Overview
Large-subunit ribosomal RNA, domain VI from uncultured Rhizomicrobium sp., 253 nucleotides, folded computationally.

[in-house]
Context: one part of a larger RNA
RNA sequence: UGUUCGAAACUUGAGAGGAUUUCUUCCUAGUACGAGAGGACCGGAAGGAACCCACCUCUGGUGGACCGGUUGUGGCGCCAGCUGCAUUGCCGGGUAGCUAAGUGGGGACAAGAUAACCGCUGAAAGCAUCUAAGCGGGAAACUUACCUCAAAACUAGGUUUCGCUUGAGAGCCGAGGAAGACUACCUCGUCGAUAGGCCAGGUGUGUAAGCGCUGCAAAGCGUUGAGCUUACUGGUCCUAAUCGCUCGAUUGG
Numbered sequence: 001u002g003u004u005c006g007a008a009a010c011u012u013g014a015g016a017g018g019a020u021u022u023c024u025u026c027c028u029a030g031u032a033c034g035a036g037a038g039g040a041c042c043g044g045a046a047g048g049a050a051c052c053c054a055c056c057u058c059u060g061g062u063g064g065a066c067c068g069g070u071u072g073u074g075g076c077g078c079c080a081g082c083u084g085c086a087u088u089g090c091c092g093g094g095u096a097g098c099u100a101a102g103u104g105g106g107g108a109c110a111a112g113a114u115a116a117c118c119g120c121u122g123a124a125a126g127c128a129u130c131u132a133a134g135c136g137g138g139a140a141a142c143u144u145a146c147c148u149c150a151a152a153a154c155u156a157g158g159u160u161u162c163g164c165u166u167g168a169g170a171g172c173c174g175a176g177g178a179a180g181a182c183u184a185c186c187u188c189g190u191c192g193a194u195a196g197g198c199c200a201g202g203u204g205u206g207u208a209a210g211c212g213c214u215g216c217a218a219a220g221c222g223u224u225g226a227g228c229u230u231a232c233u234g235g236u237c238c239u240a241a242u243c244g245c246u247c248g249a250u251u252g253g
Stems, first nucleotide, its partner, number of pairs: 005163007015149004021049007033038001051106005059100004066093005071086006110144003117137004164252001169247004173189005194240003197236005204228002210223005
C1' cells in the first nucleotide's frame, strides 16, 4: 500500500518450520530352547547419555551503585572520625538481574495408508499359484497426532462490538518497562501508583559512631545482632506524567 465505509478486539488454518535419537538394568525367567555351556521372543517397569525448551526455588558463578577488613600515602588544624589516590589499591562476603555446572519439562500414546516381506480366497492354465477380480497383516520412513508461525491463503477468510463529524479510533507529547541498537512492543498519564522521593518490610554485611568500664598499652567488654543497606516487595500523590494539538470514515465500487 492492498484486502471496496472506517475502526477495535477475538479468531479459523491453506501453508511453513521445529521435534522425531538411543543405551543399560530389573520383572516375566534362569522359564521356552539346549547334552551342557549358555540363554530368549512377546509383554511390563526403572534409571541414564546426548539434544531441545523454559526457569532462578535450591547448589553455585558474576554482581566497579551494598556491607565489612586492611596496607602505603595525601587532605579535612591536631586526637578521634571521615575521605581522595594506589588495577575496584588489595582482601572477605553479597541483593536484583544475567547465568550453568543448578532446577523443571520434552521425544510419547494412538490412528490411517503403505515398503520389503508374510498370508486368505482364486482363475487365466480341471493342478498349482499372495493377484489377474477381491480381502488381510506389516516399518524409526509417509499423512495425521505434539510445539511454533501463519489471511499478502490476491480465493486477501470468519465472529463480536463500536462510529457516521454531536466523530469510533489512532498518532504527537510526557512518566516508564522483566520490551528494546533505532524503530517496534507493553503499561500509565490526575477519573493517576508510571518512575523518582519518602515510609514500612525484605535482603546483604556482621556488633556503627559516641559514651561508660577494664587494661601501662595493643585492645577487650557493655550499650548492640548494632549501624549501614543498590536493582527486591508493599504503601503513600511530596516531585514529574500540565494544558493541549494533529490525523480520521459523510451510510460506503
Rfam family: Bacterial large subunit ribosomal RNA. Gene Ontology terms of the family: structural constituent of ribosome and ribosome.